Context: one part of a larger RNA
Molecule: small-subunit ribosomal RNA, 3' major domain
Organism: uncultured bacterium
RNA sequence: UGACGGGGACCCGCACAAGCGGUGGAGUAUGUGGUUUAAUUCGACGCAACGCGAAGAACCUUACCAGGCCUUGACAUCCUUGGCAAAGCUAUAGAGAUAUAGUGGAGGACACCCAAGUGACAGGUGGUGCAUGGUUGUCGUCAGCUCGUGUCGUGAGAUGUUGGGUUAAGUCCCGCAACGAGCGCAACCCUUGUUUCUAGUUACCAGUAUUAAGUUAGGGACUCUAGAGAGACUGCCGGUGAUAAACCGGAGGAAGGUGGGGAUGACGUCAAAUCAUCAUGCCCCUUAUGGCCUGGGCUACACACGUACUACAAUGGCGUAUACAACAAGUCGCAAUAUCGCAAGAUGGAGCUAAUCUUUAAAAUACGUCUCAGUUCGGAUUGAAGUCUGCAACUCGACUUCAUGAAGUUGGAAUCGCUAGUAAUCGCGGAUCAGCAUGCCGCGGUGAAUACGUUCUCGGGUCU
Numbered sequence: 001u002g003a004c005g006g007g008g009a010c011c012c013g014c015a016c017a018a019g020c021g022g023u024g025g026a027g028u029a030u031g032u033g034g035u036u037u038a039a040u041u042c043g044a045c046g047c048a049a050c051g052c053g054a055a056g057a058a059c060c061u062u063a064c065c066a067g068g069c070c071u072u073g074a075c076a077u078c079c080u081u082g083g084c085a086a087a088g089c090u091a092u093a094g095a096g097a098u099a100u101a102g103u104g105g106a107g108g109a110c111a112c113c114c115a116a117g118u119g120a121c122a123g124g125u126g127g128u129g130c131a132u133g134g135u136u137g138u139c140g141u142c143a144g145c146u147c148g149u150g151u152c153g154u155g156a157g158a159u160g161u162u163g164g165g166u167u168a169a170g171u172c173c174c175g176c177a178a179c180g181a182g183c184g185c186a187a188c189c190c191u192u193g194u195u196u197c198u199a200g201u202u203a204c205c206a207g208u209a210u211u212a213a214g215u216u217a218g219g220g221a222c223u224c225u226a227g228a229g230a231g232a233c234u235g236c237c238g239g240u241g242a243u244a245a246a247c248c249g250g251a252g253g254a255a256g257g258u259g260g261g262g263a264u265g266a267c268g269u270c271a272a273a274u275c276a277u278c279a280u281g282c283c284c285c286u287u288a289u290g291g292c293c294u295g296g297g298c299u300a301c302a303c304a305c306g307u308a309c310u311a312c313a314a315u316g317g318c319g320u321a322u323a324c325a326a327c328a329a330g331u332c333g334c335a336a337u338a339u340c341g342c343a344a345g346a347u348g349g350a351g352c353u354a355a356u357c358u359u360u361a362a363a364a365u366a367c368g369u370c371u372c373a374g375u376u377c378g379g380a381u382u383g384a385a386g387u388c389u390g391c392a393a394c395u396c397g398a399c400u401u402c403a404u405g406a407a408g409u410u411g412g413a414a415u416c417g418c419u420a421g422u423a424a425u426c427g428c429g430g431a432u433c434a435g436c437a438u439g440c441c442g443c444g445g446u447g448a449a450u451a452c453g454u455u456c457u458c459g460g461g462u463c464u
Stems, first nucleotide, its partner, number of pairs: 007464007015454002019418005026310008034301002042053002064296007073121001077120002079117005088103006123285002126283003132279002134274003137270001139268001144183006150159003163174003189262004194230007204219002208217002233256001236250005312411001316370006328359003333352002338347003377408001382403007424446007
């Protein structure tokens, strides 16, 4: 000077408390460990690994395994020789890679194309993240971390940055051997909440006509769209306070004290993560640790753990009727009306490169039924028949119908999330994607309870 203390003082945080809903018990999905395996490719391991890299493993992907093949190589540059082509298509052999035969025929001869040869080299998802760059996590959106000059100290260093108040904040005020400054804080950015102006098409429709229908004429008011402004600053009033900073209450206001949400992550810590995004030093392989192909594996299964989904029911299940969104996506696409099928879906294809067309709600509401049961709860598992995608659903896809109808009656110790349009609950869209979502990222609908307080638990900050 730091760090640490079951030392002290002060402060903060869904940290506890007060509440609401979960996990831990069941079934399934998914990741991991372990075990197994020819292989179950590799990485990630307290918080900060475990629905993580992977925004999608049937082939491909693919890095793993078995077998069949290639050796200047699938890819790049250079040299020598030869060729008029090569790709593509067809046939034969083969699991295919490939081999053989036929066909094919641009362009300009030097070759940019092909074959053979020669080595220099290519190639490596091989090793080292403890050799590295770059990127990222974390403490933590915590309020801190420093510098110049001066002063103090022999010096390491101190001071400033401590103190009295205050704040979300090293935020601001006052004081002070300090005076200033930088990186952080805040603001500037995006979005949402109010309003004015401008502009009205594909959006809207008050009044006037018109229609089955904002359908058409029309309108520029309203909604909405998208551009420019306004608006909130403790600005005003009262009180408290050191007459300060500020705090408390009030007015006006759509909004009030950072209005809500996001982006934004200081100096540094963890030899944290990544050599498998990429780049890269060194080491290693070079008829193989490189390359091509077929099949298999990554999907195994006594078990253990994490994260989710579905339930155990009456605030419910089922049936009928019926209402209201937003975000977003669409031409290799979204697909209406119609017809067929119990259904998944099929036929067919209007319209739409989109405020025009298409994909679009469910909880809710009304009526009926079930009457507390392992049930008209629950849907796993299994059998049969199908649909769709795709060369191809055996290993190993999703969905539909009929039948089957496990466990499960609210979950031990323990443990997680959340303070408001939040939790809880309900559906919808998107990326990836031929197909495949209980995951992820978004969107809207319905919509609570509680916070006395800081003794205690955990983490953090300041002084000592």